The prediction has a mean pLDDT of 86. A computed fold for an 88-nucleotide RNA from Paenibacillus ginsengihumi DSM 21568, annotated as c-di-GMP-I-GGC riboswitch aptamer. The sequence was found by an Rfam model in a public genome assembly. The source organism's lineage runs through Bacteria, Bacillati, Bacillota, Bacilli and Paenibacillus ginsengihumi. Of the family's consensus pairs, 95% are formed in the model.

RNA sequence: CACGAUAAUGGCAAACUUGUCGAAAGGCAAGGACGCAAAGCUACAGGGCCUUCUUGACUAGUCGUCAAAUGGCAGCCAGCUACCGAAC
Numbered sequence: 001c002a003c004g005a006u007a008a009u010g011g012c013a014a015a016c017u018u019g020u021c022g023a024a025a026g027g028c029a030a031g032g033a034c035g036c037a038a039a040g041c042u043a044c045a046g047g048g049c050c051u052u053c054u055u056g057a058c059u060a061g062u063c064g065u066c067a068a069a070u071g072g073c074a075g076c077c078a079g080c081u082a083c084c085g086a087a088c
Base pairs, nucleotide, nucleotide: 003085004084011036012035016031017030018029019028020027021026034075040080041079042078046077047076048073049072050071052069054068055067056066057065058064
């Protein structure tokens, strides 16, 4: 540097429920554990995905589609950092 054990110390917390903020995606708190060797941090390194209180085009009743803009997702990929020390 890389790697990931029937090792050790521990850590995080999906869905769901309750409360709360938000138009929404989604966030926060408590409960709760599906799982995680980075499920730590970063959305201004980069890609991807989701929303629409907004604007424009298409359609031409609504709904819807596309683009812009806006907000969000790190437990999608990724960038950065990191505990331990068997085997390769």